[in-house]
């Protein structure tokens, strides 16, 4: 150097969680990697632990161990700024609402403004009266009695010798009591009555009117600015989360280097 047989090893590996702490089960990366069986009120170690019970494969390298690089992904920060979501606030920027001042404009005042000051009036009260409305009565108009209201009584009846006298149904004319109408008129009675009248009263409030006084008074849009009340986009605090960055850890897989037997024959 070759062949044939073993042996150490390998047959996944990692981050969270959990544990005083390793490991495994559980959930994620990674990516393909023998099989059975138990394992969250769990299993199985343990002072340095990198699973445990039983089977199979594979074997000194493409495989197995070390370094290093690269890094998927986890994971952490009194860490940056940046978006969101939530509370709260009003200091400031922004809106908006109102008191007051000024600016501009315009109106009214010496034919006397404003704001006081005296007064007459009315507004308030009482009482009369006057209208007016509503009521009731009278009046008035109609209408109304088989007899048991009037009048005239045809006809007809009574008396009377007679002239004559009397009672008197129906129609006819009128009226009582009633009953109906109109609201022109009289009376009386009532009010949620009245830009009504006279006369007395009151109070100084408001409206007018006169008289004093003497120089200002009033407003719409807009404009500035004090103050003062809302809002709450921005902004300021809190809290809490996602996504980006920054640093720290772990780090799958993949790359590079580099290490490791043992017998037997050629």
């Nucleotide at each position: 150097c070759c062949g044939c047989g073993c042996u150490a090893g390998a047959c996944g590996g990692g981050g969270u969680g959990u544990u005083g702490g390793g490991g495994g089960u559980a959930c994620c990366c990674u990516g393909u990697a023998c099989c059975c069986g138990a394992a969250a009120c769990c299993c199985u170690c343990u002072g340095u632990a990198u699973g445990c019970g039983g089977g199979g494969u594979u074997g000194a390298a493409c495989u197995c161990c070390c370094u290093c690089u690269c890094g998927a992904g986890g994971u952490c920060u009194g860490c940056g700024g940046u978006c969101c979501c939530g509370g709260a606030g009003g200091a400031c920027u922004g809106c908006u609402c109102g008191u007051c001042u000024c600016u501009c404009c315009a109106g009214u005042g010496a034919u006397g403004a404003c704001a006081g000051g005296c007064u007459g009036c009315g507004u308030c009260c009482g009482a009369c009266g006057c209208g007016g409305c509503g009521g009731a009565a009278g009046a008035c108009c109609a209408u109304g009695a088989a007899c048991c209201c009037g009048g005239u009584c045809a006809g007809g009846g009574c008396g009377g010798g007679a002239a004559c006298g009397c009672a008197g149904c129906a129609g006819c004319c009128g009226u009582a009591a009633g009953u109906g109408g109109g609201c022109c008129c009289u009376u009386c009675c009532g009010g949620g009555u009245g830009c009504c009248g006279u006369c007395g009263g009151g109070g100084a409030g408001c409206g007018u009117g006169g008289c004093c006084c003497g120089a200002g008074c009033u407003g719409a849009c807009a404009g500035a600015g004090c103050c003062g009340g809302g809002c709450a986009a921005g902004c300021u605090c809190c809290u809490g989360g996602g996504g980006c960055g920054a640093g720290g850890u772990c780090g799958a897989c993949a790359g590079a280097g580099g290490g490791u037997g043992c017998g037997c024959g050629g």